[in-house]
Context: one part of a larger RNA
This record gives sequence, C1' cells and structure tokens, in this order.
RNA sequence: GGACGAACGCUGGCGGCGCGCUUAACACAUGCAAGUCGAGCGAGAACCAGUCCUUCGGGACUGGGGAAAGCGGCGAACGGGUGAGUAUCACGUGGGUAAUCUGCCCUCGGCACUGGGAUAGCCCGGGGAAACCUGGAUUAAUACCGGAUAGCCUCUCGAGCCUUCGGGCUCGUCAGAAAAGGUGGCUUCGGCAUCCGGCUGAGGAUGAGCCCGCGGCGGAUUGGCUUGUUGGUGGGGUAAUGGCCCACCAAGGCGACGAUCCGUAGCUGGUCUGAGAGGACGAUCAGCCACGCUGGGACUGAGACACGGCCCAGACUCCUACGGGAGGCAGCAGUGGGGAAUCUUGCGCAAUGGGCGAAAGCCUGACGCAGCGACGCCGCGUGCGGGAAGAAGGCCUUCGGGUUGUAAACCGCUUUCAGGAGGGACGAAGCCACUCGGGUUAAUAGCCCAGAGGGUGACGGUACCUCCAGAAGAAGCCCCGGCUAACUACGUGCCAGCAGCCGCGGUAAUACGGGGGGGGCAAGCGUUGUUC
Repeated sequence: GGACGAACGCUGGCGGCGCGCUUAACACAUGCAAGUCGAGCGAGAACCAGUCCUUCGGGACUGGGGAAAGCGGCGAACGGGUGAGUAUCACGUGGGUAAUCUGCCCUCGGCACUGGGAUAGCCCGGGGAAACCUGGAUUAAUACCGGAUAGCCUCUCGAGCCUUCGGGCUCGUCAGAAAAGGUGGCUUCGGCAUCCGGCUGAGGAUGAGCCCGCGGCGGAUUGGCUUGUUGGUGGGGUAAUGGCCCACCAAGGCGACGAUCCGUAGCUGGUCUGAGAGGACGAUCAGCCACGCUGGGACUGAGACACGGCCCAGACUCCUACGGGAGGCAGCAGUGGGGAAUCUUGCGCAAUGGGCGAAAGCCUGACGCAGCGACGCCGCGUGCGGGAAGAAGGCCUUCGGGUUGUAAACCGCUUUCAGGAGGGACGAAGCCACUCGGGUUAAUAGCCCAGAGGGUGACGGUACCUCCAGAAGAAGCCCCGGCUAACUACGUGCCAGCAGCCGCGGUAAUACGGGGGGGGCAAGCGUUGUUC
C1' cells in the first nucleotide's frame, strides 16, 4: 500500500447493485416451508329443487351439488439448510466397468385372452383421559391373486463360433407378464374411431454405483503398525467386483519415498495479495461430499438406510385421569442464550424453475420482490457567477500590521437530489379455447392451429416523464516533532497526559490540553483485528 461476511468511536443527504450468526452442529413458543390427480375407485356432508309423512320440532325419498375423509397412482430420494464428522478414492483430474443399475423422457417391435377372493372407507358395537386400538356386517378399482399365450427376455442343460477369459453371438430344451383400464363422440347396440394410460423386448438419453493412476497438512519431543490382519479355495450377499461377510488353508501385508499415532481441516472452481514465482483463504455464486437432537437398524421404492417417513435405545422438553402418550427450525420468518457482532414472525406465485394433472388448475418461505443495516462497491448532491487593498468578530502581532478572506454580507442565476402535483411503464416471450377464423372429419362431437379480439403484474401508482416552490432540507472525521503533507499563542510543569517506531512532558512544549490557523480524505473518517 492492498484486501475484509468485519467490529468499535465520532458523524451521517439520496440512489443503484451486492452482502448480512465467522460465536453455541446451543435450546426452541407460533405460523408457514409437499403435495396433487374425480379423465383410476366406491361412497358422499353442508346447500338447492321436487314429492310424501309429520307429534309442526322435523323426518323420508328422488335429482342436482360437491366439502372433509378413505382406497389407488405419481411425487415426497428433487428443491432448501448446515460444515459437526471426515487426512478418506471424501475431493480435483484422467481413465476402467467384458463386474453394474437406471422411474419419468425419446425411437423401434410385439401384446393386452379368461377368471377369482378380499379390504379401507361407510354402518353397528366395545375399550381408552388422550394418542389411538379393537369385534361384526357390507362394498369398488388402473389395488391384490390365479390360469392361458411367449416373438423377445431371465434362468437350467447341451452344441458350435468369437473373445479383452469377465463374457458376446447362433441353435435346441425346462419354468416366469399385461390395466379386458379411463375420457368425451357416433352407433344398426354388434361395434367403430380419438386421446391418455398398461405389459414385454431392443436401443438411446439422463442419473447413479463400483474400481484404478496422479495431486493437494502440521508434528519423529509419535518408530514401529496390523489377526479379517495379507493372500488362496469354496460359499453367502449385492444391481455389481471385492476379506463386504463366513468356513477352511497358508503366514503374510504396511513402514524413514514417514507406516502407526496425535493435532488440525469438508474438497474444488475460485477469492485476496504479489511484477511474477509464491503466500494466505475456501463468506456470497457454482460443482461434489457429509450430516439432519445423539447412537443403531431396517422397511417401502427405479432411487433412501430417507431433514419436515418408520422402529429401538439415550438425553432433553411438553401433555396426562399416572395407566400412558407427543416432539426434533443445521427449511423461511421469529424467540431465548452465547457473543465485539450479523436482518422482517412482510407481499406474490405476475416471471423463472419444480411436483401432480389430458387440461383448466392446485401446491411451491425454491424463486421473484419489498423491509432493516453506510456492511461493501459505484454514482450524485450539499450550489454557480459577481462581490473590498479587504466589514464586524476571532486569533496573532515587532502595535505598523498580518490572517481568517471572495470567505461572509450584498447583487444576479440555476433547481440535480430530497419535497408537492399530474401522467405512467418494460418485465407477458408466453399462457388461457372465452368469442370469431382456419384445418381434420360423415359430424354443427372431439382434436389441432395462436390469425384477430379478450383475459392474465407481487413489485407498484414503483421506475421514468412533465410541472411547482425556493439556495431553499443536506459535512464530517482524522492529523499538523521526524518517518509524513500541514505552526502559532496560551494553559500545564516528568503532573495531567501522548505514543505505530524513534521518543515528548522536570516554567518559553510546533510532540500533552483546549483556541486560532493549516494539511488529508470525504458521507464518510479514524481505530482495532486478520491476511498478502
């Protein structure tokens, strides 16, 4: 000198863009943060209409209507948070997988025949303070379970060819699937055709698992470490290799090229600095990993050993009728605590993105915005011109004067920003089939096309533009002995104090204190801390 997720002191006009618990991975009140599909299924409250009954309170039935709940599907493994652990194939980079999996998506081929039994909900009953549990009866499906079919696939066995020795290709042989579903349309009631789904196989895309080479830290005042340890055979397990696990066998494996142990630490793209080499760091943003009160475990599933799922144990908190239950903010806000220190219990799904849905749409504290904070960077303003050999006041003085100082007053001008008034967005590309229009078609069903109307904005009456008024509302902080730019008088008298280093102060202190003057930077200026 530069830098900072900074803090502290004094001061503080406006705007844009960013950033904002670095400490207790401490504990959490409250609200919200993951739902959606009625075009898979049964049932159906409130309410409306009609009919009937009525003890005049109401009740029953039919039609419409669709809430809450339930079965089922997909999602919930993404998105969002944090950095505890981890010195490790965790990460980076380059490879391997003939040792593997991959829901949704895309392409191509084949198929969808025939049966069955349940169950939640609803209803009736029982237990319990509650959480909830339980008996009976009844019911549906794209829920569940049989049988048939088997091109292809998996598997058993056999043969041939190729091979990277793991396997690949061809032929024969034995066992394994489907939703016949849904929607609106036409119908001669047989069915036809549309769209969405279902099963199976091959390929792709995407994502993931596993393995390997190399790379990135401090300590030797840690010198030896290791028994599933190292290897083999056989097996189990997995999508898959493997001592991953197990039985048996052998006695190996690692280490001064630093094993083991201890300490510290998420890694990277990058960030800061530096001429570079290098050094330090790893906030925000992006990629990967790990974690979700602590420890352990599996279930479901294409995918989890699963933040807002389950079970067990523990600590803690809460409810209780004492028998028993409930919970997990390192999601967004917010609270207490810790701390030098870090924000609103805001608005909206309009945009971007995600989940579900045929769609309309619903959900989305992701996200878009707004709020608070000079925390940072950048921009703007606090006026401009004229104005005396120079007012007053202050300070100094050799008492002549000097300086503050064109500074002020005064005259003229302008009006950014803030203030007031009026107009008023881009972001809507798109999306929506509501109305026309066009296409397909037998069709004035449906479906397709965005050509014309119409609808759709949280921010926001914001940005921006115009007008109004008047210099009007807007300057501080640090320093002045040398380093280092900027000097005097007074007070004090080794006191009070200053100080980054050298050092100042003991009666003329440019070094302390306030004053005058001056220098530097400026909505900031200094100090402290850290780092180059």
A computed fold for a 532-nucleotide part of an RNA from an uncultured bacterium, annotated as small-subunit ribosomal RNA, 5' domain. The full RNA is in RNAcentral, with records from ENA.